About this RNA:
Predicted 3D model of an 88-nucleotide RNA (Glycine riboswitch aptamer) from Peribacillus muralis.

RNA sequence: UUGAAGAUAAGGGGAGAGACUACGAAUGUAGCGCCGAAGGAGCAAACUUAGCAGUGAAUCUCUCAGGCAAAAGAACUCUUAUUGGACG
Numbered sequence: 001u002u003g004a005a006g007a008u009a010a011g012g013g014g015a016g017a018g019a020c021u022a023c024g025a026a027u028g029u030a031g032c033g034c035c036g037a038a039g040g041a042g043c044a045a046a047c048u049u050a051g052c053a054g055u056g057a058a059u060c061u062c063u064c065a066g067g068c069a070a071a072a073g074a075a076c077u078c079u080u081a082u083u084g085g086a087c088g
Stems, first nucleotide, its partner, number of pairs: 001088001006083008018032001020031004033068003039064001040062003046055003
């Protein structure tokens, strides 16, 4: 001196599925029906093992949690700033 990955903050974008039924002051409680994009769980190839088995990804699968008017939240993503210091 260049300034990658990553991290933090602010702002923008951001899907799906019931404004169902009963009670009720209620965003509550119960029942039935649904959704997949917080979080959580499962595993293919591959590797390891004599074997059992272990490690092992996703927007896939499950639906525990969460959600099913709007608002809020939200994976992921974009911009800016700060940090970071790979590489040369």

Notes:
The coordinates come from a structure-prediction model, not an experiment, and the mean pLDDT is 78. Its Rfam family is "Glycine riboswitch aptamer". Gene Ontology term of the family: glycine biosynthetic process. The RNAcentral record of the sequence draws on Rfam.